Description
Predicted 3D model of a 386-nucleotide RNA (Bacterial RNase P class A) from a Pseudomonadota bacterium. The model forms 94% of the base pairs in the Rfam consensus.
RNA sequence: GGAGUCGGCCGGGUGGUCGCGGGCGCGCCUUUGGCGCGCGCGAGGAAAGUCCGGACUCCACAGGGCAGGGAGCUGGGUAACGCCCAGGCGGGGUGACCCGACGGAAAGUGCCACAGAAAGGGAAACCGCCGGCCGGCGCUUCUACGCAUGCGGCGCCGGCAGGCAAGGGUGAAAAGGUGGGGUAAGAGCCCACCAGCAGCCCCGGUGACGGGGCUGGCUUGGUAAACCCCUCCCGGAGCAAGGCCAAAUAGGAGCCGAUGCCGUGGCCCGCGGCGUUCGAGGCUCGGGUAGGCCGCUGGAGGCCGCUGGUAACGGCGGUCCUAGAUGGAUGACCACCGCCCGGCUCGUCCCGGGCACAGAAUCCGGCUUACAGGCCGGCUCCCUCU
Numbered sequence: 001g002g003a004g005u006c007g008g009c010c011g012g013g014u015g016g017u018c019g020c021g022g023g024c025g026c027g028c029c030u031u032u033g034g035c036g037c038g039c040g041c042g043a044g045g046a047a048a049g050u051c052c053g054g055a056c057u058c059c060a061c062a063g064g065g066c067a068g069g070g071a072g073c074u075g076g077g078u079a080a081c082g083c084c085c086a087g088g089c090g091g092g093g094u095g096a097c098c099c100g101a102c103g104g105a106a107a108g109u110g111c112c113a114c115a116g117a118a119a120g121g122g123a124a125a126c127c128g129c130c131g132g133c134c135g136g137c138g139c140u141u142c143u144a145c146g147c148a149u150g151c152g153g154c155g156c157c158g159g160c161a162g163g164c165a166a167g168g169g170u171g172a173a174a175a176g177g178u179g180g181g182g183u184a185a186g187a188g189c190c191c192a193c194c195a196g197c198a199g200c201c202c203c204g205g206u207g208a209c210g211g212g213g214c215u216g217g218c219u220u221g222g223u224a225a226a227c228c229c230c231u232c233c234c235g236g237a238g239c240a241a242g243g244c245c246a247a248a249u250a251g252g253a254g255c256c257g258a259u260g261c262c263g264u265g266g267c268c269c270g271c272g273g274c275g276u277u278c279g280a281g282g283c284u285c286g287g288g289u290a291g292g293c294c295g296c297u298g299g300a301g302g303c304c305g306c307u308g309g310u311a312a313c314g315g316c317g318g319u320c321c322u323a324g325a326u327g328g329a330u331g332a333c334c335a336c337c338g339c340c341c342g343g344c345u346c347g348u349c350c351c352g353g354g355c356a357c358a359g360a361a362u363c364c365g366g367c368u369u370a371c372a373g374g375c376c377g378g379c380u381c382c383c384u385c386u
Base pairs, nucleotide, nucleotide: 001382002381003380004379005378006377007376008375009374010373012337013336014335015334016333017332018331020042021041023039024038025037026036027035028034029033044357048368049367051366052365053364054363055362056238057237058236059235068234069233070232071231072230073087074086075085076084077083088102089100090099091098092097103229104228108227109226110223111222112221126168127167128164129163130162132160133159134158135157136156137155138154139153145152146151147150176194177193178192179191180190181189195219197216198215199214200213201212202211203210204209242294243293244292245291252285253284254283255282256281260274261273262272263271264270301320302319303318304317305316306315307314308313338355339354340353341352342351343350344347
């Protein structure tokens, strides 16, 4: 200098004006409340997806089982987790490092495309190898012959019923590999070594696991993100949870009840009718609705120092914090600066445009996904120079 890998962080800045949503104080208005003024506050690293785990709230709940769902190497962290840390094993990379649903295929069932005879039954046989029987042709004076000259035999071709699993071929995979013995030809059929499996033992480790030894039958393919088996875990709903206050109208309960209603009429008295067990009207109580309030934001919280631990994380001390809307506020403009893009008459005082992804809704811990541009640090490989 180039290429790469891992981790952490920022995510336009400053000032001003206006607007919007909360809070506090003061003043005014007749109260609930409204208005005005002043002060201070007002989105994120993911607020997102709503995928896991909890807090909180209400409902349900003796105990056990079935069904259903989920988790699945080991140890630790945590309120908890499917998260995090450390380690083991397997795979990838020259390496830093990265990836892994990583229990069981010797409980059972299923599946294994295409090709191939055959895809799991110790089955199957396409080419091939081997001996037997039958038929045809040739030789039989020869390269292997015998005699009685056409019989045996030999060679080739064809057929029949068998043996083999070595060699070829197919395939991702063909039932351990190599060598020797053995056989008609072959084969763990037998033997040696190697690989793998099962059991037992020793050593190291908390453990997953690693290292070593002995024995065994000689070999049991893959797939469980196929059914299934094993171990462990799981009650439901969610802040529109839930609680409080509480109109108008209608309906309910209780009490009191003719003071009531209609006609006549401008109004009152009066008169007439109805109602008074079928109850006009009034008061009180209770449930629910509209509306309002609480829940509602300070918490498994951030930062710094010391300390235990490899680490995740824990302990102690100090310090800091100020969104809480509910048709849902958080925006717009101006000035200067920063970065990026484009243009030209190139100015390190020009012109124009842009600054990602996105946006709270009960609150936390995670995971995942989106993200212009930039900063810092650890480590690895290659090249060059000293």
The organism belongs to Pseudomonadota, within Bacteria. Its mean pLDDT, the model's own confidence on a scale to 100, is 76. Rfam family: Bacterial RNase P class A. From the family's description: Ribonuclease P (RNase P) is a ubiquitous endoribonuclease, found in archaea, bacteria and eukarya as well as chloroplasts and mitochondria. It is annotated as a ribozyme.